[in-house]
RNA sequence: UUUCAGGGCGGGGUGCAAUUCCCCACCGACGGUUAAAGCCCGUGAACACUCUUUUAAAAGAGUGCCGAUUCGGUGAAAUUCCGAAGCCGACGGUAUAGUCCGGACGAAAAGAAA
Numbered sequence: 001u002u003u004c005a006g007g008g009c010g011g012g013g014u015g016c017a018a019u020u021c022c023c024c025a026c027c028g029a030c031g032g033u034u035a036a037a038g039c040c041c042g043u044g045a046a047c048a049c050u051c052u053u054u055u056a057a058a059a060g061a062g063u064g065c066c067g068a069u070u071c072g073g074u075g076a077a078a079u080u081c082c083g084a085a086g087c088c089g090a091c092g093g094u095a096u097a098g099u100c101c102g103g104a105c106g107a108a109a110a111g112a113a114a
Stems, first nucleotide, its partner, number of pairs: 001114004010024004025099002027089002029043004038087002047064007069085005091102003
């Protein structure tokens, strides 16, 4: 420098109305860690506020916020494997949303490859 760089609502119930509620489902970015991790440590995206530039849109900088696990087994070593039972998921919209629609088939990044 170039390329890549986030997945998931299927069935039933209630209701005027729900992929949002209830029952059963489904999904898991990147790096690290004696051994493979959504929930151990850290990072990115996202979100809020402030300042600067700007008519505005927007851009830049700074600050803040940023979820969740236990028990048993094996082993030299595992909150990472195996077994069991749990838990978590930005903002705006809408009957209350991790999964729908929207900002966004966008921009950017942790990082990966060449």
A computed fold for a 114-nucleotide RNA from a bovine gut metagenome, annotated as FMN riboswitch aptamer (RFN element). RNAcentral holds the sequence, with entries from MGnify. Rfam family: FMN riboswitch aptamer (RFN element). Its family is annotated with FMN binding in the Gene Ontology. Rfam 15.1 lists 6,230 matches to the family in 5,120 species.